This is a predicted structure of an 86-nucleotide RNA (c-di-GMP-I-GGC riboswitch aptamer) from a Planctomycetota bacterium. The prediction has a mean pLDDT of 88. Of the family's consensus pairs, 90% are formed in the model.
[in-house]
RNA sequence: GACCGAAAGGGCAAACCCGUUGAAAAGCGGGGACGCAAAGUUCCGGGUCUAAAGCCAUGAAGGCCAUGAUUGCCGGGCUGCCGAGC
Numbered sequence: 001g002a003c004c005g006a007a008a009g010g011g012c013a014a015a016c017c018c019g020u021u022g023a024a025a026a027g028c029g030g031g032g033a034c035g036c037a038a039a040g041u042u043c044c045g046g047g048u049c050u051a052a053a054g055c056c057a058u059g060a061a062g063g064c065c066a067u068g069a070u071u072g073c074c075g076g077g078c079u080g081c082c083g084a085g086c
Stems, first nucleotide, its partner, number of pairs: 001086001003085001004083002011036002016031006034072001040078003044075003047070003054064003
């Protein structure tokens, strides 16, 4: 030591349920644990999701669209507990 992840002390909290915000995706609070060594933080890049407003079309059905969301999709930036092993 920004390698590594044994032990110890702990930490976070998926699905689902209830309440709540939102047009939605989804967020927040409570319960609950599938998992996580950064499942801490940041939309910086990519991916994915939604499409209110806006635009297009229309007999109808629709189509486009991120400035919205996702950090527990991947990568990057910043920060961090412990110390078997290396």